This is a predicted structure of a 73-nucleotide RNA (transfer RNA) from Bifidobacterium aquikefiri. Its Rfam family is "tRNA". From the family's description: Transfer RNA (tRNA) molecules are approximately 80 nucleotides in length. By type it is a transfer RNA. The organism belongs to Bifidobacterium, within Bacteria.
RNA sequence: GGGGCUAUGGCGCAGCUGGUAGCGCAUCUGCUUUGCAAGCAGAGGGUCGGGAGUUCGACUCUCCCUAGCUCCA
Numbered sequence: 001g002g003g004g005c006u007a008u009g010g011c012g013c014a015g016c017u018g019g020u021a022g023c024g025c026a027u028c029u030g031c032u033u034u035g036c037a038a039g040c041a042g043a044g045g046g047u048c049g050g051g052a053g054u055u056c057g058a059c060u061c062u063c064c065c066u067a068g069c070u071c072c073a
Base pairs, nucleotide, nucleotide: 001072002071003070004069005068006067007066010025011024012023013022019056027043028042029041030040031039049065050064051063052062053061
């Protein structure tokens, strides 16, 4: 220098053929317990790495950039 993959709540991940984002763990509240843990019920928390474009509509498609991993030179 060129190619490929990845980037989504605190952490690990899902999100199909574009239709407006979910699961587990963790956190908080309540119940249960003498207390802790476990269990049960509920709640909060992300605008999807950054920017632009296409579209009625983008996590999803296109382009550029950033970071990480990897292959070639």